[in-house]
RNA sequence: UGCCGUUCCAUGGGAGAGCGCAGCGCACGCUGCCGCCGAAGGCGCAAACCCACCCGAAAACGCUCAGGCAAAAGGACCGUGGAACCGGG
Numbered sequence: 001u002g003c004c005g006u007u008c009c010a011u012g013g014g015a016g017a018g019c020g021c022a023g024c025g026c027a028c029g030c031u032g033c034c035g036c037c038g039a040a041g042g043c044g045c046a047a048a049c050c051c052a053c054c055c056g057a058a059a060a061c062g063c064u065c066a067g068g069c070a071a072a073a074g075g076a077c078c079g080u081g082g083a084a085c086c087g088g089g
Stems, first nucleotide, its partner, number of pairs: 003088002005085009018034001020033005035069003041065001042063003049056001
């Protein structure tokens, strides 16, 4: 100095599910009811690991609390550019 790793910023891509019914409301929207979705977040689980036991133990898996079900917004994750940090080499 470059690369890898972690975090952050910018930018591009980014799925699923009723434009459901009723009421209020100028509208955006809010409330209630029923039916659905899973890729914000959250919660839960295996093996390995250990002499053995206990504990610990992941996700794009499961649960749907939350969130969402026209558009918009959001969106795990991925690409590109950049910054910082720590460690390896």